Predicted 3D model of a 533-nucleotide part of an RNA (large-subunit ribosomal RNA, domain I) from Pontibacter silvestris. The source organism's lineage runs through Bacteria, Pseudomonadati, Cytophagia, Hymenobacteraceae and Pontibacter. The coordinates come from a structure-prediction model, not an experiment, and the mean pLDDT is 84. The RNAcentral record of the full RNA draws on ENA.
[in-house]
Context: one part of a larger RNA
């Protein structure tokens, strides 16, 4: 030196844990906010740096209910208080709620500074308290907006890499960003609708129809719809004809008549209807509105079966023996693995405010027949030309539908569509509005699941993480989890300078379990012993 074997240091894999997290599944909630939010700032304790919580009424005030013995967060020491005259705690429903933030009196480098008008402390100045004082919309009123918020929605405005194995039309994609607006949904919605010689009968979603039909440098590629099958199911208001009242205006022989505006009835569709004319009809039937009344559910919460003995061991839930209970054998804890030891399950009970549903009133809707001469049915529309877009459809034969500019009808003997255009025929009434449920999401709340993760894994974050740290900023973004059943966390002696380490001793089932603390693998280090050189 090398290589073995032991006994250690060193290191942290490993194995077992779960305090976190991923994904979902049923419910609920789906919004806060000028009555000042979302987020901050600085404060509040006996002692108080940090988190929580809370606002100068400050780990908290006040009431109602719950509960019924210990309390004074995390935090386990000291002190020095509270509570059976019911406290801490739990739930509802108040009061407080500095400052800055939309922030709103002016102003600012957010958490600062300066004001101005009432009013009161005063007899005045000052100075202090309280109260107001931002912008827009409305009418100089009432009232309302503005800011935050995960996705979902609807609109607007809108790319690029990429793919076509290059690339310009395509595509990616009306994705992504961006800006506006709303709801718990949103948007669509009650045929100028689809079909075809039979017919459905508003809208939405889901399966199929179908990768069909077509589109398409006929390339890569996009890509429907009739129908059939299911979820849900609901239908209705205006505007005008006419009336009627009511304001201006115009004209006037002041009797009126004519125009305009406004409220009230009236009236709402294709088998056209409706005004208007004759006739009938005051009941039925529904409401998505308001209010009372009952009923179910509903906070905190109450009650609740049923097991011993012996072994082993530090401990018994374990094993041996013999019982129970069960609408309860879901789960978690407890010194190993408990239906019968604890909390709990199940079952029953129990209610405030709200919620649903039921019923009672109100309050709104809600009919016909016949006649057909008048009148009324949404105009700068509908359609055409250019020009773009949107449909499965990329200008093509090219129809529907939107939008810019530029003309522009008809009026029911009307007018629109059925894929150029034209007949016939069949479906429809467009140029006004509203609408529940199927439907799509999940910042948040409770209950529960998982052939999902177990600290290099699972959220960046199981720990005081969006933290330390990095950057001027925008941003970037970590490491860090286990003593034990229980602190019973080593009195007391010794070495030693020593509040450092360490022996003894004590504690523990165990201290090679001693806070660098469960396990405790390699690499590396050392020691002792062999055995080669």
């Nucleotide at each position: 030196g090398g290589c073995g074997u032991a006994u250690g240091g060193g290191g942290a894999a490993u194995g077992c844990c779960u305090a976190g997290g991923c994904u979902c599944u049923c419910a609920g909630a789906g919004g806060c906010g000028a009555a000042g939010a979302a987020g901050g700032a600085c404060g509040c304790g006996a002692c108080a740096a940090g988190c929580u919580g809370c606002g100068a009424a400050a780990a908290g005030c006040u009431g109602c209910g719950g509960g019924g013995a210990u309390u004074g967060g995390c935090a386990c020491a000291u002190a020095c208080a509270a509570g059976u005259u019911g406290a801490u705690c739990c739930g509802c429903a108040g009061g407080u709620a500095u400052c800055c933030g939309a922030a709103u009196g002016g102003g600012g480098c957010a958490a600062c500074c300066c004001a101005c008008u009432g009013u009161g402390u005063u007899g005045a100045a000052g100075a202090c308290a309280c109260a107001g004082u931002a912008u827009c919309c409305g009418a100089u009123a009432a009232g309302g907006a503005g800011g935050c918020g995960a996705a979902c929605c609807c609109g607007g405005a809108g790319a690029a890499c990429u793919g076509a194995a290059a690339c310009a039309u395509c595509u990616a994609a009306g994705u992504a960003c961006c800006c506006g607006g709303a709801g718990g949904a949103a948007g669509a919605g009650a045929a100028a609708a689809u079909a075809a010689c039979a017919a459905u009968g508003a809208u939405u979603c889901c399966g199929c129809a179908a990768g069909u039909a077509g589109u398409g440098g006929c390339g890569a590629g996009c890509g429907a719809a009739c129908g059939c099958g299911g979820a849900a199911g609901a239908g209705c208001c205006c505007a005008a004809a006419c009336c009627a009242g009511u304001g201006c205006u115009g004209u006037c022989a002041c009797g009126g008549c004519a125009g305009c505006g406004c409220u009230g009835g009236g009236g709402u569709u294709g088998u056209a209807g409706g005004a208007c004319c004759a006739c009938g009809u005051u009941g039925u039937g529904g409401g998505a509105c308001c209010a009372g009344a009952g009923a179910u559910u509903g906070a905190a919460g109450c009650a609740u079966a049923a097991c011993a003995u012996c072994c082993u061991g530090g401990g018994a839930a374990g094993g041996a023996u013999g019982a129970c209970c069960a609408u309860a054998g879901g789960g978690g804890g407890u010194g190993a693995u408990a239906g019968u030891c604890c909390c709990g399950u199940g079952u029953g009970c129990g209610u405030a405010a709200g919620c649903u549903c039921u019923u009672u009133g109100g309050c709104c809707c809600u009919a016909g027949u016949g006649g057909u001469a008048u009148c009324c049915u949404g105009a700068g529309u509908a359609g055409g030309g250019c020009g773009g877009g949107a449909c499965c459809g990329g200008a093509g034969a090219a129809a529907u539908c939107c939008c810019g500019c530029c003309u522009g009808a008809a009026u029911c003997c009307a007018c629109c569509g059925g894929c150029a255009c034209c007949a016939u025929c069949c479906g429809g009434u467009a140029a006004g509005g509203c609408u529940a449920a199927a439907u799509a999401c999940u910042c948040c709340u409770g209950a529960g699941a998982g052939a999902c993760c177990g600290a290099u894994a699972g959220u960046g974050a199981a720990c005081c993480a969006g933290u330390a740290c990095c950057g001027u900023g925008a941003g970037g973004g970590a490491a860090a989890g286990g003593u034990g059943a229980a602190a019973a966390g080593u009195a007391c002696c010794c070495u030693g300078a020593a509040u450092a380490a360490g022996g003894g001793g004590g504690u523990g089932a165990a201290a090679u379990a001693g806070a660098c603390c469960c396990u405790g693998a390699a690499a590396c280090c050392a020691u002792a012993c062999g055995c080669c050189u």
Rfam family: Bacterial large subunit ribosomal RNA.